This is a predicted structure of an 86-nucleotide RNA (Glycine riboswitch aptamer) from a Rhodocyclaceae bacterium. NCBI's taxonomy places the organism under Bacteria, Pseudomonadati, Betaproteobacteria, Rhodocyclales, Rhodocyclaceae. Of the family's consensus pairs, 90% are formed in the model.
[in-house]
RNA sequence: CUGAUCGUCGGGAGAGCGUGGCUGCAAAGCCACCGCCGAAGGCGCAACCCCCCCGGAAUCGCUCAGGCAAAAGGGCCGACGACGCA
Numbered sequence: 001c002u003g004a005u006c007g008u009c010g011g012g013a014g015a016g017c018g019u020g021g022c023u024g025c026a027a028a029g030c031c032a033c034c035g036c037c038g039a040a041g042g043c044g045c046a047a048c049c050c051c052c053c054c055g056g057a058a059u060c061g062c063u064c065a066g067g068c069a070a071a072a073g074g075g076c077c078g079a080c081g082a083c084g085c086a
Base pairs, nucleotide, nucleotide: 002086003085005082006081007080008079009078010077011076016034018033019032020031021030022029023028035068036067037066041064042062043061044060048056049055
């Protein structure tokens, strides 16, 4: 110095403000039903990486979980800092 890891700040997509019932002053919450999304997580294939390994592993698939006005969250990107593991 670069990468990895962690933290802070900024940016960040997709999909019903669905229907019925109950609670509630309201906001909102809970249960059920149908329709959807994938970029928290999880699982699967295994593209790909590595090559010593029953090694690592996706932006692909599934949708258990999560989500479908706002808020929150959010793979990933940028900046700053920490760290000194490579």